This is a predicted complex of two RNAs, RNase P RNA and transfer RNA, with 428 nucleotides together. Model confidence (mean pLDDT): 79 of 100. Rfam match: Bacterial RNase P class A.

RNA sequence: GGGUGGUCGCGGAGUCCCGCGAGGGCUUCGAGGAAAGUCCGAGCUCCACAGGGCAGGGUGCUUCGUAACGCGAAGGAGGGGUGACCCUACGGACAGUGUCACAGAAAGUAUACCGCCUAAGCCCGACACCGGGCCGGCAAGGGUGAAACGGUGCGGUAAGAGCGCACCAGAAGCUCGCGCCAAGCGGGCUUGCUUGAUAAACCCCACCCGGAGCAAGAUCGAAUAGGAGAGACAUGAGGCGGCCCGCCUCUCUCUCGGGUAGAUCGCUUGAGGCGUGCGGCGACGUACGUCCCAGAUAAAUGACCACCGCGGACAGCCUCAGGGGUGCCCGCACAGAACUCGGCUUACAGACU
RNA sequence: GCCGACGUAGCUCAACGGUAGAGCGUCUGAUUUGUAAUCAGAUGGUUGGAGGUUCAAUUCCUCUCGUCGGCUCCA
Numbered sequence: 001g002g003g004u005g006g007u008c009g010c011g012g013a014g015u016c017c018c019g020c021g022a023g024g025g026c027u028u029c030g031a032g033g034a035a036a037g038u039c040c041g042a043g044c045u046c047c048a049c050a051g052g053g054c055a056g057g058g059u060g061c062u063u064c065g066u067a068a069c070g071c072g073a074a075g076g077a078g079g080g081g082u083g084a085c086c087c088u089a090c091g092g093a094c095a096g097u098g099u100c101a102c103a104g105a106a107a108g109u110a111u112a113c114c115g116c117c118u119a120a121g122c123c124c125g126a127c128a129c130c131g132g133g134c135c136g137g138c139a140a141g142g143g144u145g146a147a148a149c150g151g152u153g154c155g156g157u158a159a160g161a162g163c164g165c166a167c168c169a170g171a172a173g174c175u176c177g178c179g180c181c182a183a184g185c186g187g188g189c190u191u192g193c194u195u196g197a198u199a200a201a202c203c204c205c206a207c208c209c210g211g212a213g214c215a216a217g218a219u220c221g222a223a224u225a226g227g228a229g230a231g232a233c234a235u236g237a238g239g240c241g242g243c244c245c246g247c248c249u250c251u252c253u254c255u256c257g258g259g260u261a262g263a264u265c266g267c268u269u270g271a272g273g274c275g276u277g278c279g280g281c282g283a284c285g286u287a288c289g290u291c292c293c294a295g296a297u298a299a300a301u302g303a304c305c306a307c308c309g310c311g312g313a314c315a316g317c318c319u320c321a322g323g324g325g326u327g328c329c330c331g332c333a334c335a336g337a338a339c340u341c342g343g344c345u346u347a348c349a350g351a352c353u
Numbered sequence: 354g355c356c357g358a359c360g361u362a363g364c365u366c367a368a369c370g371g372u373a374g375a376g377c378g379u380c381u382g383a384u385u386u387g388u389a390a391u392c393a394g395a396u397g398g399u400u401g402g403a404g405g406u407u408c409a410a411u412u413c414c415u416c417u418c419g420u421c422g423g424c425u426c427c428a
Base pairs, nucleotide, nucleotide: 001348002308003307004306005305006304007303008302010030011029012028013027014026015025016024017023032334036345037344039343040342041341042340043339044213045212046211047210056209057208058207059206060205061075062074063073064072065071076090077088078087079086080085091204092203096202097201098198099197100196113142114141115138116137117136121134122133123132124131125130150168151167152166153165154164155163169194170193171191172190173189174188175187176186177185178184217265218264219263220262227256228255229254230253231252232251236250237249238248239247240246272291273290274289275288276287277286278285279284309332310331311330312329314327316326317325318324319323354424355423356422357421358420359419360418363377364376365375366374371408378396379395380394381393382392383391401417402416403415404414405413
């Protein structure tokens, strides 16, 4: 998130008229930035509720804003971009548990396929040198994988390895400065400390959460059926009984409560809109002024015409160097209130930054 | 209007985060004079769509599309 005017029509409110009836006239108001999805947070209503805990669900850098939020602002960290700038579900993996397919030697206090080494010990070649074997050592190199236990160099060693050292990267502890005594950033010192990934797996930590929803809920309340109570036995039927009286049921009359259809309320004045000033980097807050801005219930807010606006196309006309102007034609999205707000997300012609 | 559930092969349904399967169906062959039944073999997936977490997603998370069910009274 197109504008103005006209004709006809629809819903609400007010008012007037009449032949009073679901009548007519006049005035006035009448969709959105998303009314959408119903994803969060509230108001409001009903139910439940001493307090606390467990279970369950949610949120997750810091500070601030807000009625509240999973939203917003500013800042931090990480990532992307040449850059302006943009993005982020961003607590914890030494509290514990689980998982890591295939491949690979080994997938986590693990491991040795190829490979490197025979210094020590033992055996053999007659013994020492040398060669071979056993017992072994290594993780530097190759190879596997999404991922293989800091990197480079020197020393060291039989071969090697933070095994030692230098530099680089990181972690932890102590400390100084900056930052809001924040998240964190920068500097210095110490420790060879180098600890795989996964928490949108269970879980741990911190904080928050009672449930349902306007078809909530409240008031009034037909007809018919059924229920409760009172009365009548005048008539009829049935039961108790051999029969009568009597009693009971159906029956008849009256009354009553619940409650259905329906009606009314909830319902639109609200954490409200607009303007100006002030405070704040900002989200936002505050003071004053001003305005009233849809309330329908199968559901109104529409249709047509004219002009303007924006865009497109053309075989017209004018001007023609590119091109521009004009005329005719076509197009102008996504979408439609249903108790109300604050956000988020999604859809969208065109315009702007 | 409000609340909830589901989407996997043509149909009905499975599947701890680790190669998406089963039954029915369809097709081909065998069997039969022929058909049905039976036997053997084959066929068939954008796991509704998009994005994210993860080495890896049908599975976990977010958005979106579609389908289905419920609501007042109990008369």